A computed fold for a 395-nucleotide part of an RNA from Watanabea reniformis, annotated as large-subunit ribosomal RNA, domain IV. The full RNA is in RNAcentral, with records from ENA. Model confidence (mean pLDDT): 81 of 100. Rfam family: Bacterial large subunit ribosomal RNA. The gene name in the source record is rnl.
Context: one part of a larger RNA
RNA sequence: CCAUGUUGAAGGAACUCGGCAAAUUAACUCCGUAACUUCGGGAUAAGGAGAGCCUCCCUUUCUAAGCUUAGAAAGGGAGGUGGCACAGAAUUGGGGGUGGCGACUGUUUAAUAAAAACACAGGACUCUGCUAAAUGGCAACAUGACGUAUAGGGUCUGACACCUGCCCGGUGCUGGAAAAAGAAAGAAAAAGGUGAAAAAUUAAUAACCCCGUUAACUUAUAAAUACCACUGUAUUUCUUAAAUUUUCGGUUUUUAAUUUGGAGCUUUUAACUGAAGGCCCAGUAAACGGCGGCCGUAACUCUGACGGUCCUAAGGUAGCGAAAUUCCUUGUCUGGUAAGUUCAGACCUGCAUGAAUGGUGUCACGACUUCCCCGCUGUCUCCAACAUGGGCUUA
Numbered sequence: 001c002c003a004u005g006u007u008g009a010a011g012g013a014a015c016u017c018g019g020c021a022a023a024u025u026a027a028c029u030c031c032g033u034a035a036c037u038u039c040g041g042g043a044u045a046a047g048g049a050g051a052g053c054c055u056c057c058c059u060u061u062c063u064a065a066g067c068u069u070a071g072a073a074a075g076g077g078a079g080g081u082g083g084c085a086c087a088g089a090a091u092u093g094g095g096g097g098u099g100g101c102g103a104c105u106g107u108u109u110a111a112u113a114a115a116a117a118c119a120c121a122g123g124a125c126u127c128u129g130c131u132a133a134a135u136g137g138c139a140a141c142a143u144g145a146c147g148u149a150u151a152g153g154g155u156c157u158g159a160c161a162c163c164u165g166c167c168c169g170g171u172g173c174u175g176g177a178a179a180a181a182g183a184a185a186g187a188a189a190a191a192g193g194u195g196a197a198a199a200a201u202u203a204a205u206a207a208c209c210c211c212g213u214u215a216a217c218u219u220a221u222a223a224a225u226a227c228c229a230c231u232g233u234a235u236u237u238c239u240u241a242a243a244u245u246u247u248c249g250g251u252u253u254u255u256a257a258u259u260u261g262g263a264g265c266u267u268u269u270a271a272c273u274g275a276a277g278g279c280c281c282a283g284u285a286a287a288c289g290g291c292g293g294c295c296g297u298a299a300c301u302c303u304g305a306c307g308g309u310c311c312u313a314a315g316g317u318a319g320c321g322a323a324a325u326u327c328c329u330u331g332u333c334u335g336g337u338a339a340g341u342u343c344a345g346a347c348c349u350g351c352a353u354g355a356a357u358g359g360u361g362u363c364a365c366g367a368c369u370u371c372c373c374c375g376c377u378g379u380c381u382c383c384a385a386c387a388u389g390g391g392c393u394u395a
Base pairs, nucleotide, nucleotide: 001390002389003388004387005386006385007384008383010381011380014379019376028050029049030048031047036041038159052081053080054079055078056077057076058075059074060073061072062071063070064069082086094374095373096372097371099369100368101366102365106118107117122157123156124155125154126153127152128151134143135142136141160361161360162359163358165291166290167289170288171287172284173283174282175281176280185273186272189269190268191267192266193265194264198260199259200258201257202256203255204254206252207251210250211249212248215245216244218242219241220240222237223236224235225234226233227232292310293309294308295307296306319353320350331347332346333345334344335343
């Protein structure tokens, strides 16, 4: 110095966010006990008194004996007596007043939150007719339930008392249903592609009995010219004929390409048919939710019962209200204090209350929370001493 205890002058919450911690109180018997109340409570309310030990007397009961004793237990009364202290240690409620919230007992964040949160009995809405709804599972099947609407599931509210207003325009749910629109799917018809046979066109090829035609060559023939005595030779010619070859075409054969092209298949477009839902029409708020402005007005002033006007689905009713909700705000007034940003009671100007997202009250209850009072105290003014243990220092 610290921890855990014990004690404390005077004061007694001045401490502190806050009486946190500590102290007070305490078991038993008797007296006594308020508001309020759902008559059960509240209540151990609050507030008081008593107590050890000894002697005597009395009452009741029991036992032995059987009306007088003896003993025991419980209780009452009178007297006496010792201590600082008699429930002599230990165990063992501090109390009261006023609000808020939640009705209550209960439950909860195992290990920072026990609460005003959850639950709750009660209330309401809604779904479900049994192979029930709902839930788990792919399914079989199971739970619901070996239940059956006084039953089961879901949602909201949360004992009790008084109550729970207006709005169905939006969203949701339930019911209905004429028209229009209209998914998947089906599908008349149309257009395109492909497409055998066949046909056509073009090109190439081949054939040639046949026809026409071009050209060449050969032979024959006719005419003319030149040479030669003649035969004859040579030349020329839009003379004629034949053979061979050839050009082109016709005809025929084959091949290729292109075009046309039925059915079928296929692509695209698509009339038309086409449910629920939505659109649409109603209902429903203890379904989700919502519940207004501006201007004027009364014989002082102020205020505005009253009037006008705009908007809305409808404009907040009863209640409560600076509230666990009020920003401005420590609103204003009253009370409490010498002094009160908290508290209680009012006011209403409700930034931004309000009715089962429940509104307002309320007995009882609460290790909840606000404020006040009595008692009590080392919480404090202001610290001190002691005990035990530890630390520290020295040996």